[in-house]
Description: Predicted 3D model of a 71-nucleotide RNA (transfer RNA) from Candidatus Moranbacteria bacterium UBA2282. The sequence was found in a public genome assembly.
RNA sequence: GCGGGUGUAGUUUAGCGGUAGAACGAAGGUCUCCAAAACCUUUAGUGAGGGUUCGACUCCUUCCACUCGUG
Numbered sequence: 001g002c003g004g005g006u007g008u009a010g011u012u013u014a015g016c017g018g019u020a021g022a023a024c025g026a027a028g029g030u031c032u033c034c035a036a037a038a039c040c041u042u043u044a045g046u047g048a049g050g051g052u053u054c055g056a057c058u059c060c061u062u063c064c065a066c067u068c069g070u071g
Base pairs, nucleotide, nucleotide: 001070002069003068004067005066006065007064010024011023012022013021018054025043026042027041028040029039030038047063048062049061050060051059
């Protein structure tokens, strides 16, 4: 340089056009003599720009970051 893949919450990730979910973590609470465990609640997200569409995490495109292959 060329080709491919990935990018969603603090972390690991699901979501093939119609309300963005889960687990772990963190905070608070219940319980307990205290703590742990358990249970309840809260916390927090679509890499950036543009396009298509009534509607985009999702389709197209450019860029950025990481990564694999190849010369």
The organism belongs to Candidatus Moraniibacteriota, within Bacteria. It matches the Rfam family "tRNA". Rfam describes the family as follows. Transfer RNA (tRNA) molecules are approximately 80 nucleotides in length.